Predicted 3D model of a 1478-nucleotide RNA (small-subunit ribosomal RNA) from an uncultured bacterium. Its mean pLDDT, the model's own confidence on a scale to 100, is 85.
RNA sequence: AGAGUUUGAUUCUGGCUCAGAAUGAACGUUGGCGGCGUGGAUUAGGCAUGCAAGUCGGACGCUCCUCGGGGGCGUGGCGAAAGGGUGAGUAAGGCGACGGCAACCAACCCCGCGGAGGGGGACAGCCACGGGAAACCGUGGGUAAUCCCCCAUGACGCCUCGGCGAUGGCAUCAUCGCCAGGCCAAAGGUGCGAGCCCGCCGCGGGACGGGCCGUCGUGGUAUCAGCUAGAUGGUGGGGUCACGGCCCACCAUGGCGAUGACGCCUACCGGGCGUGCGAGCGUGGCCCGGCACACUGGGACUGAGACACUGCCCAGACACCUACGGGUGGCUGCAGUCGAGAAUCUUCGGCAAUGGGCGACAGCCUGACCGAGCGACGCCGCGUGGAGGACGAAGGCCUUCGGGUUGUAAACUCCUGUCGAGGGGGAACAAGGGGGCGCGAAGAGCGUCCCUUGAGUGAUCCCUGGAGGAAGCACGGGCUAAGUUCGUGCCAGCAGCCGCGGUAAGACGAACCGUGCGAACGUUAUUCGGAAUCACUGGGCUUAAAGCGCGUGUAGGCGGAUGGCCGCGUCGGUCGCUGAAAGUCCCCGGCUCAACCGGGGAAUGGGCGCCGAAACGGGCCGUCUGGAGGGGCGUAGGGGGAGCUGGAACUCACGGUGGAGCGGUGAAAUGCGUUGAGAUCGUGAGGAACGCCCGCGGCGAAAGCGAGCUCCUGGACGCCUGCUGACGCUGAGACGCGAAAGCCAGGGGAGCGAACGGGAUUAGAUACCCCGGUAGUCCUGGCCGUAAACGAUGAGCACUGGGUAGGGGGCUCGCCGAUGGGCCCCCUGCCGCAGCGAAAGCGUGAAGUGCUCCGCCUGGGGAGUAUGGCCGCAAGGCUGAAACUCAAAGGAAUUGACGGGGGUCCGCACAAGCGGUGGAGCAUGUGGUUUAAUUCGAUGAUACGCGAGGAACCUUACCUGGGCUAGAAUGCCCUUGACCGCUCUGGAGACAGAGCUUCCCUUCGGGGCAAGGUGCAAGGUGCUGCAUGGCCGUCGUCAGCUCGUGCCGUGAGGUGUUGGGUUAAGUCCCGCAACGAGCGCAACCCCUAUUCUUAGUUGCCAGCAUGUAAUGAUGGGGACUCUAAGGAGACUGCCUUCGCAAGAAGAGAGGAAGGAGGGGAUGACGUCAGGUCAUCAUGGCCCUUACGCCCAGGGCUACACACGUGCUACAAUGGUGCAUACAGAGGGUCGCAAGCUGGUGACAGUAAGCCAAUCUCAAAAAGUGCAUCUCAGUUCGGAUCGCAGUCUGCAACUCGACUGCGUGAAGUUGGAAUCGCUAGUAAUCGCGUAUCAGCAACGACGCGGUGAAUACGUUCCCGGACCUUGUACACACCGCCCGUCAAGCCAUGGGAGUCGGGAGGACCUGAAGACGGUUGCCGUUAAGGCGCUGUCUAGGGUUAAACUGGCGACUGGGGCUAAGUCGUAACAAGGUAACCGU
Repeated sequence: AGAGUUUGAUUCUGGCUCAGAAUGAACGUUGGCGGCGUGGAUUAGGCAUGCAAGUCGGACGCUCCUCGGGGGCGUGGCGAAAGGGUGAGUAAGGCGACGGCAACCAACCCCGCGGAGGGGGACAGCCACGGGAAACCGUGGGUAAUCCCCCAUGACGCCUCGGCGAUGGCAUCAUCGCCAGGCCAAAGGUGCGAGCCCGCCGCGGGACGGGCCGUCGUGGUAUCAGCUAGAUGGUGGGGUCACGGCCCACCAUGGCGAUGACGCCUACCGGGCGUGCGAGCGUGGCCCGGCACACUGGGACUGAGACACUGCCCAGACACCUACGGGUGGCUGCAGUCGAGAAUCUUCGGCAAUGGGCGACAGCCUGACCGAGCGACGCCGCGUGGAGGACGAAGGCCUUCGGGUUGUAAACUCCUGUCGAGGGGGAACAAGGGGGCGCGAAGAGCGUCCCUUGAGUGAUCCCUGGAGGAAGCACGGGCUAAGUUCGUGCCAGCAGCCGCGGUAAGACGAACCGUGCGAACGUUAUUCGGAAUCACUGGGCUUAAAGCGCGUGUAGGCGGAUGGCCGCGUCGGUCGCUGAAAGUCCCCGGCUCAACCGGGGAAUGGGCGCCGAAACGGGCCGUCUGGAGGGGCGUAGGGGGAGCUGGAACUCACGGUGGAGCGGUGAAAUGCGUUGAGAUCGUGAGGAACGCCCGCGGCGAAAGCGAGCUCCUGGACGCCUGCUGACGCUGAGACGCGAAAGCCAGGGGAGCGAACGGGAUUAGAUACCCCGGUAGUCCUGGCCGUAAACGAUGAGCACUGGGUAGGGGGCUCGCCGAUGGGCCCCCUGCCGCAGCGAAAGCGUGAAGUGCUCCGCCUGGGGAGUAUGGCCGCAAGGCUGAAACUCAAAGGAAUUGACGGGGGUCCGCACAAGCGGUGGAGCAUGUGGUUUAAUUCGAUGAUACGCGAGGAACCUUACCUGGGCUAGAAUGCCCUUGACCGCUCUGGAGACAGAGCUUCCCUUCGGGGCAAGGUGCAAGGUGCUGCAUGGCCGUCGUCAGCUCGUGCCGUGAGGUGUUGGGUUAAGUCCCGCAACGAGCGCAACCCCUAUUCUUAGUUGCCAGCAUGUAAUGAUGGGGACUCUAAGGAGACUGCCUUCGCAAGAAGAGAGGAAGGAGGGGAUGACGUCAGGUCAUCAUGGCCCUUACGCCCAGGGCUACACACGUGCUACAAUGGUGCAUACAGAGGGUCGCAAGCUGGUGACAGUAAGCCAAUCUCAAAAAGUGCAUCUCAGUUCGGAUCGCAGUCUGCAACUCGACUGCGUGAAGUUGGAAUCGCUAGUAAUCGCGUAUCAGCAACGACGCGGUGAAUACGUUCCCGGACCUUGUACACACCGCCCGUCAAGCCAUGGGAGUCGGGAGGACCUGAAGACGGUUGCCGUUAAGGCGCUGUCUAGGGUUAAACUGGCGACUGGGGCUAAGUCGUAACAAGGUAACCGU
């Protein structure tokens, strides 16, 4: 100090989350020792038991005993108001800081001064009697005192101030001095002995402690805005230690409050503590100070002090005892117990120390305290061993099988002894106290000797012994240090956030390994931090959340120039006071260190006082004109209000003409019209709005304002100015204005037109379109108060480069003017410098730079909702939450993709044509169905005559049955020398059995081959193409896809590649912050079209020769064709036109070929998790007497049906018969086969030739010629079926092809729809080949023959390219997404009511007590008491409301929840632009 998380990526905004520190903690796992701390935070809930406040015999009486002395009961004195506990109450009667009392007190202690004479009386205890269960009580008698009373003395005391004087202060006054009058004291004890020791009384002073008062500070809420009757003040009293409405009588009517009164909620406060760089934020446990409380409420008594924790009285609740009459109690003291709770200890020891009470003392008491115990609750320290020890044991884990790792770790060797264990020695905490002696007047004090006092700790040291007794917890996807294997398979589970898990999970569980910390480690909770995420330090508001719709203006805040005074703020100084101690910080020191503790210092940011300064702010006084306002003269204007007037259009009415339609739409229909519409002409009536002018022109604060004229009226601007003299700016509340819609009342109503009716559209159409049409729109008066009321930009002032255009005014120049040039002020736009901004953008009218004031924001949803309040006639408006829920929601920009957006342009994309498919029969593939099996894969385009370029067995992967188990095949090793083969038997066969037969080569090492054996190894067409390689399809032969450097941008990214042209092309040219380059395009390659050269057999044959019935058959030839190798040729090169060029067009020449001549091969970056694990390869998983292997038979050929691809047809451009012509490219020795013979034929027999430019398949067919058929289900068509055959093959039943004869089905051109093709193409005709024994081939791949039609054109359909635009899409439109309904869960509002709570009001009642009264009683007079009575009053009762909470049938919406229903609202012009208000 930051990090993760919104996106395809970016940037900003913004929330959520994490890493840190901390705790009186708790929980989980684990746990060796010690020190120092700390421990009922919840029920201020209830408590058994013990202890926690007594002491004094030297104040007094009585009594008892062991008679030195002590015990008990009571009186009396002092104490019990301290100490200890707790935080309920309390938002101020508290606390804190600083002051004040001229308004006060004070027992014990200290100092000073003075005093103590005399007399009297009572009540306990005790005795007697009585009551009661008890607690306890009553009556009578008698008694002491340091108990009570009276008299005396008495002041520097108090009172009266009565008088005078002085000083000081603060208004009342204070202090001092003198004089006068009045009033009030006392107790003794010890001791032989008291002026002297302990006490007693009065006065003054001090110390400690307390009381009261003031200023400032000290939570939340305004959905609490008004509160107040002793209330505010006065006069006079009462009361108190003392001031005071503290209380009372009377008088006055005040007092408090937006600087937050009153109410409600919450809370003891501070020193401090946690965190933080700080400022802050949070907190108040332990320790210290203060306050408050003591079962709840009230009350007083005693006393120096209390309204009293372990005192009293009363009331209440609770608990206990009871003889039922009545009593007793108060752990928030120390322990302990129950309860509630996640949770918090021993019914310990001791007064040894410190401190307290009493006492002359000894001493007694002390759960204060000192110690110990329990708890890892916290902090600190120590240990669980140290050194050596392998190219590294075993085991575990992983592995690419080589190894790696655990790991010097262990074992083993040599050591050490901390802590713990056992044993032993042994400090300090101790100061005092008592006694003796001495000094001393002393019982004061001092000195000395002796005796005595430790609850607890047992530190530390020594000895023994032996590595022996002592390690865990969390984590390992990123953040965040640390990874592999197995298991699991969106299951089980994890998770702080993002997110993991659906068969290879570093994220689940386990293991191994690793990382972190370590007697602990994690989790949970909470606080601060990070969070500049409430921003004082230190944020924002055009579009992210955020400027009030606009103005006028109150309080408040802020405020021009200049002079003087004051000294409030402000600043400086101060050897003035205070800010307790502890704590924090620094230094030093003590426990072996540390934690902990001791000493000193600093700090305590502050407050109060005193001295000073006068710049700035403020106050007061004076002056000024620049801000502001005013005066005069002008100007522009849809500024506002009222009245009058006008024309166009429209509708209606009346009349004329006229005669069939009009109207409306995408197309229609509803509607209107022969009762005369529409059209047209004339007349009249009515209401609303004001065309052109009209302009990013004008005016207004905004809303808003548009015909003309008149009246009334507001503001602005320009010029002049000799007036006022800061009068200003902003503006919480407040008040006013405020579009449209809406509301109330009354008018008005032409057009338009919610609702409504009808017609269409549609799946529906409560819409969009059409025909009608009511409120309304208009006027007057009154409400409403909202809008995307927007510049999404508050108001004011000042400052900061420019350019350009428009409106208003002024000055000036020039040339009479129109017009124009320059300058100044105001207003309205555009472009842009700097700067700002996340960017888009803003940019003198700022979103720049500053100042002043106001308003507003703090994640999204819930929600502008609920509730409360205020306003409104209503609709509704203003103010305005929470629970719950999400990990985002957003802004701007980028790249894509998409659009029923735009532009440009391509493609057999459409159009123009030709021929098909879809209908029929058959073939073939697929779906489906069937089946024991119908093996598997391919499934829009990009599956479906596809893998299959050959399923009868085989193939074959499927099914049934029969068999084998190291296996059918392969490698290595061992053994053998055969194996193979042949024959026979069984069997469906695999196989089994029997018999026959019996190796080769050699360099002699061995090798080949085969069988057997054994082990390692097999085998799998089992799964995953979503783990993969390779290969392929597709977009697409489309023209694109990128890189380097530079430049631009915060960045994603852009530029280049866009633009203007051009091209088949990112092809080329031009331009340009780009310049180049790569993969693609093209070219290079192959075939073909022309020609040349070379070559000349098996090909060719012109000429020459020979020969035949005939044939290049032969000699020969090298011309031609051809063959196959190499060249040439084509490049818009030439001409014309257009063009800068690139190039295009034209036709011409030339040429075999002309603008890429035709065809092929060739497929960029990538897309489709496209296809293939069944070609092959391959990770992982699975099977192992089977999911492997062998065999026989069956199946893959099934068949109500559906689709794709084809063949053959439906006929005359044809069929049939006869005759006859012309190819190319291929194949052939397990082959092609001529010829001949047989057969109607398939074919058979025989057989020449040919390893092929030689022989052969081989006949090409359409064509041509002749003949016939004559429009018919036919001489078309050939399916189907029957019979008979041929061939291949081990074998044609399931299930081959072919032949002959017979049979002769559907079909007469094919609905919606749909396919191919632009030239040697379509169409049509045949030929060949691969596979192959044969063949289901009509398929596929090739070959040649004959050989068209059409393209105006790019609007439309499909696909594509580039530029641009919008976007809420990015799995990218097959996208996204809204609302109702249905289902589950959750929280919440309303709700008839119901049950509580706290605090008040009114009335009734009213204990104890205090105060007041008193004719009764008691008391020696008295003081006083009792009784009676009045007032106040805790509590209780009744009652009406308000506030607040729980529950609540039912009900409202809301949120959340993989795959529900209905539609399609929004995002692309979202298919009716969207949105805001009503």

Its Rfam family is "Bacterial small subunit ribosomal RNA".